[in-house]
RNA sequence: AGAGUUUGAUCCUGGCUCAGAAUGAACGCUGGCAGCGUGCCUAAAACAUGCAAGUCGUACGAGAAAGUUUCCUUCGGGAAGUAAGUAAAGUGGCGCACGGGUGAGUAACACGUAGGUAACCUACCUUUGAGCGGGGGACAACACCGGGAAACUGGUGCUAAUACCCCAUAAGCUCACGAGAUUAUUUCUAGUGAGAAAAGAUGCCCUAUCCAUGGAAGGUGUCACUCUUAGAUGGGCCUGCGUACCAUUAGCUUGUUGGUGAGGUAACGGCUCACAAAGGCUGAGAUGGUUAGUUGGUCUGAGAGGAUGACCAGCCACACUGGAACUGAGACACGGUCCAGACUCCUACGGGAGGCAGCAGUUAGGAAUAUUGCACAAUGGGGGAAUCCCUGAUGCAGCGACGCUGCGUGAGUGAGGAAGGCCCUCGGGUCGUAAAGCUCUGUCAGGAGGGAAGAAACCGGCAAGCAUCAGAUCCUUGCCCUUGACGGUACCUCCAAAGGAAGCACCGGCUAACUCUGUGCCAGCAGCCGCGGUAAUACAGAGGGUGCGAGCGUUGUUCGGAAUUACUGGGCGUAAAGAGCAUGUAGGCGGUAUUGUUAGUCAGAUGUGAAAGCCCACGGCUCAACCGUGGAAUUGCAUUUGAAACUACAAAACUAGAGUUCGGUAGAGGGAAGCGGAAUUCCCAGUGUAGGAGUGAAAUCCGUAGAUAUUGGGAGGAACACCGGUGGCGAAGGCGGCUUCCUGGACCGAAACUGACGCUGAGAUGCGAAAGCGUGGGUAGCAAACAGGAUUAGAUACCCUGGUAGUCCACGCCGUAAACGAUGGAUACUAGAUGUAGCGGGUAGUUGACCCCUGCUGUGUCGCAGUUAACGCAUUAAGUAUCCCGCCUGGGGAGUACGGUCGCAAGAUUAAAACUCAAAGGAAUUGACGGGGACCCGCACAAGCGGUGGAGCAUGUGGUUUAAUUCGAGGCCACGCGAAGAACCUUACCUGGAUUUGACAUCCUUGGACAACCAUAGAAAUAUGGCCUUUUACUUCGGUAAACCGAGUGACAGGUGCUGCAUGGCUGUCGUCAGCUCGUGUUGUGAGAUGUUGGGUUAAGUCCCGCAACGAGCGCAACCCCUGCCCUCUGUUGCCAGCAUUAAGUUGGGCACUCUGAGGGGACUGCCAGUGAUAAACUGGAGGAAGGUGGGGAUGACGUCAAGUCCUCAUGGCCUUUAUAUCCAGGGCUACACACGUGCUACAAUGGCCGGUACAAAGGGCUGCGAACUUGCGAGAGUAAGCAAAUCCCAGAAAGCCGAUCUCAGUUCGAAUAGGAGUCUGCAACUCGACUCCUUGAAGUUGGAAUCGCUAGUAAUCGUGGAUCAGCAUGCCACGGUGAAUACGUUCCCGGGUCUUGUACACACCGCCCGUCACACCACGAAAGCUGAUUGGACCAGAAGUCAUUAAGCUAACCCUCACGGGAGGCAGAUGCCCAAGGUCUGGUUGGUAAUU
Repeated sequence: AGAGUUUGAUCCUGGCUCAGAAUGAACGCUGGCAGCGUGCCUAAAACAUGCAAGUCGUACGAGAAAGUUUCCUUCGGGAAGUAAGUAAAGUGGCGCACGGGUGAGUAACACGUAGGUAACCUACCUUUGAGCGGGGGACAACACCGGGAAACUGGUGCUAAUACCCCAUAAGCUCACGAGAUUAUUUCUAGUGAGAAAAGAUGCCCUAUCCAUGGAAGGUGUCACUCUUAGAUGGGCCUGCGUACCAUUAGCUUGUUGGUGAGGUAACGGCUCACAAAGGCUGAGAUGGUUAGUUGGUCUGAGAGGAUGACCAGCCACACUGGAACUGAGACACGGUCCAGACUCCUACGGGAGGCAGCAGUUAGGAAUAUUGCACAAUGGGGGAAUCCCUGAUGCAGCGACGCUGCGUGAGUGAGGAAGGCCCUCGGGUCGUAAAGCUCUGUCAGGAGGGAAGAAACCGGCAAGCAUCAGAUCCUUGCCCUUGACGGUACCUCCAAAGGAAGCACCGGCUAACUCUGUGCCAGCAGCCGCGGUAAUACAGAGGGUGCGAGCGUUGUUCGGAAUUACUGGGCGUAAAGAGCAUGUAGGCGGUAUUGUUAGUCAGAUGUGAAAGCCCACGGCUCAACCGUGGAAUUGCAUUUGAAACUACAAAACUAGAGUUCGGUAGAGGGAAGCGGAAUUCCCAGUGUAGGAGUGAAAUCCGUAGAUAUUGGGAGGAACACCGGUGGCGAAGGCGGCUUCCUGGACCGAAACUGACGCUGAGAUGCGAAAGCGUGGGUAGCAAACAGGAUUAGAUACCCUGGUAGUCCACGCCGUAAACGAUGGAUACUAGAUGUAGCGGGUAGUUGACCCCUGCUGUGUCGCAGUUAACGCAUUAAGUAUCCCGCCUGGGGAGUACGGUCGCAAGAUUAAAACUCAAAGGAAUUGACGGGGACCCGCACAAGCGGUGGAGCAUGUGGUUUAAUUCGAGGCCACGCGAAGAACCUUACCUGGAUUUGACAUCCUUGGACAACCAUAGAAAUAUGGCCUUUUACUUCGGUAAACCGAGUGACAGGUGCUGCAUGGCUGUCGUCAGCUCGUGUUGUGAGAUGUUGGGUUAAGUCCCGCAACGAGCGCAACCCCUGCCCUCUGUUGCCAGCAUUAAGUUGGGCACUCUGAGGGGACUGCCAGUGAUAAACUGGAGGAAGGUGGGGAUGACGUCAAGUCCUCAUGGCCUUUAUAUCCAGGGCUACACACGUGCUACAAUGGCCGGUACAAAGGGCUGCGAACUUGCGAGAGUAAGCAAAUCCCAGAAAGCCGAUCUCAGUUCGAAUAGGAGUCUGCAACUCGACUCCUUGAAGUUGGAAUCGCUAGUAAUCGUGGAUCAGCAUGCCACGGUGAAUACGUUCCCGGGUCUUGUACACACCGCCCGUCACACCACGAAAGCUGAUUGGACCAGAAGUCAUUAAGCUAACCCUCACGGGAGGCAGAUGCCCAAGGUCUGGUUGGUAAUU
């Protein structure tokens, strides 16, 4: 620091996901040790049991028992001492308000921070000053008598105190009054008056008095006690600022807001009450709702921030739920009281008891969180004078890998690179120096021994000192003594021993790490993209590897990455996003110059910002974690001192912003009234007759009852041709005949005036197209709905004929539009060019017009810089800046639901969530596509010729059938295709019979020859027997080697079995179409573009020109072959001009010619003319055998179709191995209702038949071609010459020509079918061959829709040959003979090429994609209702309790009285105010659920 994912690719926008860190965690697998931390996040659920707050006898009264000792005894026991002034209980004092727990409530002065308290309190502690005098009466305990199950409690009686009460005294204490000082004030200090206190306990001493060992009074010390001063500490209250979300919560409030007076409190205060007033809060968010303890901090982050608030520390709140007070310095009190409620327990049913959110522990809940431990040794707390007691605070231990940290599980050496595993191209590689082996070491764990620090003290003893009358006591110091839960722990030493100690996750990309096997869209994986459908580096296992390591993964959560809420640090033309427009309130922002102030701002100082934590330094545990000490930091707040540039404020100015006045100008700006002509329609009348209208074509419709057309007259409504223009005006919507009236704004010019008066604008208000709504008019045309006619498969549409709302007017609603420039408003700045509208200025002739130059304002086009993702924008910005407003944050759900507001309604506005996807999107690129455009080509159409489609047959295919009808090929590009030839074989299929190392290959062992022939069985394969015994080479004759055969063993053979979607090779097709690319350069962010586009031209990306391109490659063309002309050479088997000869080039002779087959020449737009840019080239011509690639062939670019082929061959993988292999016989591939393709033959006279007769080319031939001759009607047969072929043979060419005949018929056409007889091939023609002869003589008379081939030696027609082959072509391949017609042309069909355009396609239009419906499931809304929670209002009720009043009942202390008694005061009780639970009625809010929708 980034990465993956939208696309064919690209850039951008934008979401989703990942890598990091963290955690009070949980789960899975695994687990050696130690240290330090940490551990109910859920049910503030309920709790058994034990413990967690007591202590003081130096405050007080009273005071046991067991045991033990002694004595007595009637042996039963009793008494005394001791235990012991002990235990337990009581009065009293102090403590129990600390410490410990939890986070329910609380959105608040609760918390944080900074202040205030002149509005307050503070026990214990320190400190100042003073004091501690004299009296009195009770109540517990206790005793006795009662009640009760218990808890507990009543009566009578006795008694002490540091308990209680009275009196005295008392200040600088308190209160009141007043004077002064200081003051905002209630403050401070003299003065006067009034008022208020106390308690003793325990040591020591005898120094004046008394009794006289010693004590009392007294003195003295310590601790208490009372009043008081100051402090410290701790608190109460108040204030500024900060402190979550929701506006689908917008209004809230009656003690409410302030005042006066009173009450109350420690204290201010509506805190409470009375009275009068009507205020107070709120868009800077009141009120309401939801959620939440808060802070230091913690986690994360570069930071700013975001999240969080476990442990530790501060504060707050709470203690079963709700309410209340008492005591006290302090509580409205966790382990106190009272009441109400719920729950649990006890009960004798009458009544009682309880509160673990203390420490352990239990149950429950939950994914989940520990021991009913030890000790007060340390630290701290309470009590005490103290020993001491108490302390689940705390210190320790236990459990848990929950976290952090440290250590170990060994180290060195060791190659036959062992065995074994895995992989393999079978060579090897890897695990791997890893192991073993050898040499060492000894941490941890184990055993044995030693053994700390944490402890300093109190107390006690001794000594010294200070004070003292005093060695009594207090204080200080020194020495001695004593105290350890952890724990025999840390640590140290020794012993033994490599011995006891490694796992987890991952390995397709992101992301480090790869192979095999299994599986076969199954099982499964997955954080995202995505893997899996038979070769899965993605599933599962294994080997190997990578990462971390006593842990490793997964899950949850937080931050980060995410600049993805953007303060730092984003955007809004088209990606999400500018409100339809304006006016304007609050608010925000604001021109120039001066002076002042100092709120903001800046600088300094002071205080504070707790500790811990983070950071730095040093130090302590062996290190580290951890801990200690010090520093820094704490960015903040407050106070204070300065500065005065900027902002702000105040004062007084300025004129450049803004505005006013004056003079002009243009304009469909707005409103109202009136007027006008053209046109449509309708009405009346005339002329006139058969159509009109309408359409792609029609029909509905109108018209003989007179339409359309035309003439005249009239009615009525609506709209205003031409001008008219990216012209004008207006804020937008919008505005168009003419005239008048009323009225808004803009612009130009020139001076004067005001003096910042400005800009924007949340709410608010107004305007706001069309459609729509309401009321009333109006209605010519047009025209939703509707009707009819067409179109169509349908046509609820498009087209046509009609036609109602509406469109028009008035008034009132609605408030929305792609209300768009998809671009908010204002201001300033930043090259230009060119139009246009309005108003000026200048110049020149001259007054005007006009030309030219120029200023301001508006409106367009192009374009630089700049900007933008790109497209584009570009002085009318989307550039550069400032100010203000609105809006956006993935797609869908959804601009929807619910709620609110508005509306008559339609609906508008505001506006979510559940759920779901990994995208949705913008711009541009390359293709492909288009019933888009332009250009061009092709037997593509057209023009022609001949076919197919109809018939019969042949052949292939489908289908059907079958034991099998083997398999493949499937639009073009399968279908006379693989197959250049299925009777057996072929043959792969079926049936049956056989074989199993095999029919075939290699290796090993063994024997030997084998083979051939014969016989038997059999359908054959084969089996059995016989006959026959004979290979070659070398040889040292023993044998060896090589072929061959038989037997055996196992490695293996074999497979036309599967996968052509694992492949090679080969092939088809687009297409012989003209294309396909590259290097360098340039250009673009990039995909890409350019080149290759453009203007011409060509068969051609062929060539020329131009051009940011310049070159090049594969294709085109040419080079190659055949053919056409000529030349040279060759001259047999070819040829024959002349010579000789023959039946015959037969022979001699010759090689001129033809021909043969070698080599050359020839054609190149070379020449001429015209056209053309003078080019390329085209057109025409000459010459030439041939003329513009002469004709034909071979030749097939990059690629496409997962095209075809595993059955040509090769080959990976899979499958099979007595069978899917091999052999044999027979059958099948030849079936046959039918459908299709390709052909043959025909339907006849351009013909058939008969006779005669002429002319080819190219091939083939020895298991061959086979002449001639004989024979047969013939197919053929017999015999046989010649020929390995320019020699011989196949071999007769046929159409043609000449002549004859047939005469338009199902025929002398046509030949299928069928019967019979034969020939040939072959082991064999039954299934199932070809041919011949005789007889038979079917369909068919030119073929529907549709469709095919062909542009010249072509089509058509005629025959010939060859491959395959024993035999078997109508197929295929090749050859020649005869030999046409037509092409105006490119509109259309098909295919193709180039450019361009649109695209939501890219598997690319056979694309993509929308909606209904059916079924299943999920989420949400509505819903008669049902049922919870919560919160208001009204009323009833009223426990406990404070307060008030009363108190006839009760009453020790004080007063009066001799006493009785009375008084003061107090209390029970009663009443009243307030008030919790509870109840009734009625609302709001928010859940759950519900038929149905």
Small-subunit ribosomal RNA from a metagenome, 1493 nucleotides, folded computationally. The prediction has a mean pLDDT of 84.